The RNA shown here (transfer RNA) has 84 nucleotides and comes from a Candidatus Melainabacteria bacterium. NCBI's taxonomy places the organism under Bacteria, Bacillati, Candidatus Melainabacteria.

[in-house]
RNA sequence: GCCGGUAUGGCGAAAUGGUAGACGCACUCGACUCAAAAUCGAGCGGGGAAACCCAUGUCAGUUCAACUCUGACUACCGGUACCA
Numbered sequence: 001g002c003c004g005g006u007a008u009g010g011c012g013a014a015a016u017g018g019u020a021g022a023c024g025c026a027c028u029c030g031a032c033u034c035a036a037a038a039u040c041g042a043g044c045g046g047g048g049a050a051a052c053c054c055a056u057g058u059c060a061g062u063u064c065a066a067c068u069c070u071g072a073c074u075a076c077c078g079g080u081a082c083c084a
Base pairs, nucleotide, nucleotide: 001080002079003078004077005076006075007074010025011024012023018064027043028042029041030040031039045054046053047052057073058072059071060070061069
């Protein structure tokens, strides 16, 4: 250089054109307990008082609508060629 794959909360991940983060772990608060563990309930991406806005590696494009389709780019992983 060429080919293929991957990129989503703190972590593992789901959704594969139609409410992004289902579900699980971790974490926070509460219940229970003498206390703790286990268990149970609630909360848990960011900003904001709220309404609402933003967020799927980055930037564009297509579409009423994009994590999903298209183009370019970035990072990482694997394969391959060259190495006079």
Rfam family: tRNA. By type it is a transfer RNA.
It was read from a public genome assembly.